[in-house]
This record gives sequence, structure tokens and C1' cells, in this order.
RNA sequence: CCGGCAAGCCAUCCUGUCGCUGCGGCCCAACCGGGGCCGGAGAGGAAAGUCCGGGCACCGCAGGGCAGUCUGCUUCCUAACGGGAAGGCGCUGUUCCGGCGACGGAACAGCGACCGCCAGUGCCACAGAAAAUAACCGCCGCGCCGGGUGCAAGCCGGGCGCGGUAAGGGUGAAAAGGUAGGGUAAGAGCCUACCAGCGAGCCGGCAACGGCUUCGGCUGGGUAAACCGCAGGCGGUGAAAGCCCAAAUAGGCCGAUACGCUUCCGCGAGGGAGCAGCGGGCGGCCCGUCCGUGUCGGUGGGUAGGGCGAUGGAGCCUUUCGGCGACGACUGGCCUAGAUAAAUGAUAGGACGGCGGGCUUCGGCCCGCCCGACAGAACCCGGCUUAUCGGCUUGUCGGCCCG
Repeated sequence: CCGGCAAGCCAUCCUGUCGCUGCGGCCCAACCGGGGCCGGAGAGGAAAGUCCGGGCACCGCAGGGCAGUCUGCUUCCUAACGGGAAGGCGCUGUUCCGGCGACGGAACAGCGACCGCCAGUGCCACAGAAAAUAACCGCCGCGCCGGGUGCAAGCCGGGCGCGGUAAGGGUGAAAAGGUAGGGUAAGAGCCUACCAGCGAGCCGGCAACGGCUUCGGCUGGGUAAACCGCAGGCGGUGAAAGCCCAAAUAGGCCGAUACGCUUCCGCGAGGGAGCAGCGGGCGGCCCGUCCGUGUCGGUGGGUAGGGCGAUGGAGCCUUUCGGCGACGACUGGCCUAGAUAAAUGAUAGGACGGCGGGCUUCGGCCCGCCCGACAGAACCCGGCUUAUCGGCUUGUCGGCCCG
């Protein structure tokens, strides 16, 4: 100098003009709560997906259990978490060390749904006798029946049946701990030594777990992102939650007043129809005809509309201290969007960065670019995940060059 990886940070900037949403001040108008001017503020690291957890709100709720669902090595952090920190164990990779090698050990990095299959049940392709109360071949014993040889005793070999046997063969991803010796009719942890595992004991660690190899022949296939068991967590709904103010019209309720006659329905409260009355139209009046019909006052709930919730908070920056760390305590400072159909924009110029081309005195200069991402608050907060042009810093690894 270049490249890879990891962590963290930034993620275009400035000016002019015209606009948008809140806030503050002044002025005009003041019945409508209107208008003008000035000042200042105005998206993110993910505002996203809405996946997890909490605050907050309403509803529900004696306590406990069942069911359902989620989580699952340990300890810690935290308001809480399925998040984070540190650690343990396992697997993989790199380097180093030991070893002829197989392999073992150490350091570092990455990954791991990493509780339990001697509670029960299920499943384990193909192959194989058998995939879990193992006997196909083989090996061994006994019985029966033939055969060969031999004078005979016997020896050799075969078939069938019963039984023993997990040594050997064969199948398989996996076959009932491994190796060696003893033992046996043949075998077998049946016995012994060593090794591996398990359990007990002792030691270390808060624990997960590690060490010792002291003791016990205890040796049991795998599978729980199979049912299931164990332990722990979980009441439900989300800001369209929820709370407050509150028209017009039509209903509800209360009071005052009016309520004539006939008829129908109903036990009744009451309701329907007709006539009359009252008011109005048909130019003024009468007849006639048509239309309307309780009136006044008070009041509850709800709707339209408006306000709160709603932006000062598990807040941001910082000092010192504690802790390996996540984080906690303390000191000082700061106020940092609140829209509601949803403002935070458009345009012109310049700068910066990137890419391409040209010139160069290698310091740079000039020109061009439909190059500068992902994306946008909507009650708030802590996480996770996903998207993202590019740039910077630190660490680490590799390559090349110079001293």
C1' cells in the first nucleotide's frame, strides 16, 4: 500500500426563491375565534416487519387445579423478555506442541431448541434370521435313524428332532461395551487385568460442570423441531384502548296546560278511525274544499363536532466510582417533531463524495454523468429480524514493496 473478517460511528452539505405543520411575540379585526408581520422548531438507524417483552388504559378476577400455549445447559443483567453479558459442555475450522502413525493436548475463531427415551406409548427406509422379551449360517451337547472302515472296542462322516451358545460369518447408518488371558461341552463380565462409559465416594466451583481413579461387573441401541413427562412463565383486549365537553333533528322522562262526541281493538294502562274544535291555503267575507294538529317549559342518554390521552421520558449527553462484563450508583448539563387524511416539500445555483474520459511540471486541473442508497414518525419504551449508494475509525488475518 492492497484485500478479507469483526466491532463501532456517520449516512450528503450550504445559499436564494416559493410553500407546509405546531409554538412564542406584536399588530389589525373582534359576532364568527379570522387575517398580517417577525422569530424559532420540524423524521430514522432502521421511523419498516409488527416477531418478542413492558409501560399505560378498559374489562374480568377468592384461592387452587384441569385444559391450552410458550420457553428449556448454568449464573447474572433488566421494568420485563424468546433480549443481553460471562461461563460450562459438544461439534467444526485454523495455528502450535507431542507422536512413525492412528490420534491426543493447548490457544483462538465460528456454530449449537444444549432438560428427560431404566414413567409409559410409538417409530427406525433398504438389507438382514432378528432393529430390542435377538439363533439364519456356524459352534457345542443329548436322543433317534442310515452310511464308511474295522474281527471287535472304537474312529470318521451324514440326516432329523430337542436344547445350549452372542466366540466367528453375513446384512446394515446402527447388532446387545472393547482388547487380552483364564474358564467352559461350546460359549458368555462367568472370572481377572487394562481401556471406555455409568453410578457411588472425595476434592474444586454459587451453579452448569471439572478433577481423582478410591469403590461397585453396573454395561441399559437410536429417536422427544415423535406423542409424552418434568420445571418455569402466561387473565383478555389494544390508542379505532380509554376519559371529558357537547349542537340541530327525532325519540325517552318530568311538570304545567288542553283533552267534546261516536265507534273499533285490548282485562287494563293505552292505541286506531270518523265527526266536531283550533290553525293555515284557495285575492276580502260566507258556504264549500284541501292541508296540518296538542302547546309551553325543564331534563337524561347518544350522534355530528371538539378537547384530553399525546410526547418530560425505564429520556439524551456527561463526571467519578463499583463490576471481567451486560449493567448499576452518583455528579453536572440539556429539552430534542407531535401531524389526524395526516406537515417535514419543490425548484435554481454551488460545494463534497463516487464513476467515466482528457491533460499533467505527478502536486493536481478540466469536462461529462436519467450517480449519491434503504426508506419515512402516528401512544410510548426495551429488544430481535430484515433493507441499505457509500464513507470513516479501531482491531485482527493474509499478500506485496521499502528501510